[in-house]
Molecule: transfer RNA
Organism: Balneolaceae bacterium
RNA sequence: GCGUUCUUAGCUCAGUUGGUUAGAGCGUUGCAUUGACAUUGCAGAGGUCACUGGUUCGAAUCCAGUAGAACGCACCA
Numbered sequence: 001g002c003g004u005u006c007u008u009a010g011c012u013c014a015g016u017u018g019g020u021u022a023g024a025g026c027g028u029u030g031c032a033u034u035g036a037c038a039u040u041g042c043a044g045a046g047g048u049c050a051c052u053g054g055u056u057c058g059a060a061u062c063c064a065g066u067a068g069a070a071c072g073c074a075c076c077a
Stems, first nucleotide, its partner, number of pairs: 001073007010026004019057001028044005050066005
């Protein structure tokens, strides 16, 4: 340099044919439970769906570009 795949909550990951308010586990905050801790239960907070633009009545989802990551190939040494 070329190709393929990927980027969604603090972490690990789902998300069906484009359609109402984007989800789970863990973590985290508060309360209850305990002598205290752990466990357990209840409630909550936490999101620019990487970024920019486009298509569409409507985009996390489709298209183009940019950035980053993994893998393969090529090049140089």